[in-house]
Parts: sequence; C1' cells; structure tokens
RNA sequence: CAACCAUGGAAAGCGCCAGGACCGCCUCUGCGGUUGACGAGGUGGGGGUUUAUCGAAGUGUUCGGCGGAUGCCCUCCGGUGCAGCACCACCGUUAAAGGUAUCAAAAGACCGGGAGCAAUCCCGGGGACAAAGGGUACCGGGUGCCAUAU
Repeated sequence: CAACCAUGGAAAGCGCCAGGACCGCCUCUGCGGUUGACGAGGUGGGGGUUUAUCGAAGUGUUCGGCGGAUGCCCUCCGGUGCAGCACCACCGUUAAAGGUAUCAAAAGACCGGGAGCAAUCCCGGGGACAAAGGGUACCGGGUGCCAUAU
C1' cells in the first nucleotide's frame, strides 16, 4: 500500500422497551403500530459505587423498567494559595471556596402548515416564564522548612 474478514461510527438528561396505557386490523388467548422527560448545568487518569444535579410543563402515564452516564468516594497526576519542597485547603487545564451585582432556557400553551385510517409524530411563526450551577465585574487566599532562589 492492496485485498478480504471482524468490530465500531452519530447521542450522554442520553439510548432502549419485555410491563402498563393508547390506536388499527379478516373477532382478536392473535397480529401490526403509537407513547414512554422540556431544557439549564456538568467529563484530567485509574479503581469503587448507584434511585448521579437543577428547575419548567403537567396533575391521566414526564407511569413502570433496562442499559449507559460528565455525580459521589478513594487514589495518582496536575493547577492555585507570587521561588522551591512538605503538609493543608480548594479545584481540573477558563484548575478558589465564599460574598455582592448582573446576563440567559426549551418544551408545554397560542397561531399556521405537513405525514398517518388512527393512536401519534414532524416542521414553521411571534411572544413568555425557572432553578441549580455557569459566564462577566468587584470583594475575597494557608502553615512549616528554606533564606532571596522571584
């Protein structure tokens, strides 16, 4: 580099459906189908663990379940606390917890269109409304050794 074989690809509040609910069919102990979470936020490596954050809508299933997962714990590595090293604390490469101020959602609803016998699904439009955390601005930072190495 080529051929062949196998496996994988897209998604991570994500995927799936054996229950339930719902629809259709030559009545049907069957067959086929629909539904099954709306965004915000969140990933250093390894191991462990499992109902892994926040609110919106709804109030008839956004019920129930399976898998996964950026959560949590331990540890290693790394960063910060103005050299270096140790410990301690807080974090994860945008690497400080905390405080104050400030910024911002999608679905649902409404209007319009499309697919389907239907359950139901999809698209477009104008406007609205969160919380946790995040962004931004300001405030806000250890001890010891060492002994000026910045």
Description
The RNA shown here (glmS glucosamine-6-phosphate activated ribozyme aptamer) has 150 nucleotides and comes from Thermanaerosceptrum fracticalcis. Its mean pLDDT, the model's own confidence on a scale to 100, is 78. Rfam family: glmS glucosamine-6-phosphate activated ribozyme aptamer. Rfam classes the family as a riboswitch. The literature on the family includes a 2004 paper in Nature by Winkler et al., "Control of gene expression by a natural metabolite-responsive ribozyme". The organism belongs to Thermanaerosceptrum, within Bacteria.